[in-house]
Molecule: FMN riboswitch aptamer (RFN element)
Organism: Plantactinospora soyae
């Protein structure tokens, strides 16, 4: 160096202005963002060499191959008197989007240009019903119903969560 185990912390970014409107960080116009591993001719460093070059380390994709999260289904185990439900773990399903030109032996990764994608829930007005609050017939808060409406990658929420993974320390093996 490599492999295994334990422990530790780390581990997702981005919105403003104008317009329309009763209402928009949600529509229209412009802008901004892009987890992890791999691959990658770029670039940076080191070694050998007279040079050409060779070896080696780092770096390099939102849309190429995978992973992770959300969501769906199932097996096993635990909690529960039991069921529902919750938790752990494993398996399966689902899971968005790229072209053209250039260089070159070789490019969906480099250069240039143009394009595309982004889960789930919430987020408006009017009327009305019930409950609560206050300075009391007015206003505010929460929930339900009816009609109309306005549609989120960036706001709020699950999430002070989870996680692919990278790193460090200790130990064992080699």
């Nucleotide at each position: 160096a490599c492999g295994c185990g334990c422990u530790g912390g780390c581990g997702g970014g981005a919105c403003u202005c104008g317009g329309u409107g009763a209402a928009a960080u949600u529509c229209c116009g412009a802008a901004c963002c892009g987890g992890c591993g791999g691959u990658g001719a770029u670039c940076c460093g080191g070694g050998c060499g007279a040079a050409a070059g060779c070896c080696u380390g780092g770096u390099a994709a939102g849309c190429c191959c995978g992973c992770g999260a959300c969501c769906c289904g199932g097996a096993c185990g635990g909690c529960u008197c039991a069921g529902a439900g919750c938790c752990g773990c494993c398996c399966g399903g689902u899971g968005g989007a790229c072209c053209u030109g250039g260089u070159g032996a070789g490019a969906a990764c480099c250069c240039a240009g143009g394009g595309c994608c982004g889960a789930c829930g919430g987020u408006u007005g009017a009327g009305u019903g019930c409950g609560g609050g206050c300075a009391a017939c007015g206003c505010c808060c929460a929930c339900g119903c009816u009609c109309a409406g306005a549609c989120a990658g960036u706001c709020c929420g699950g999430a002070u969560g989870g996680g692919a993974g990278a790193c460090a320390g200790c130990g064992c093996g080699c």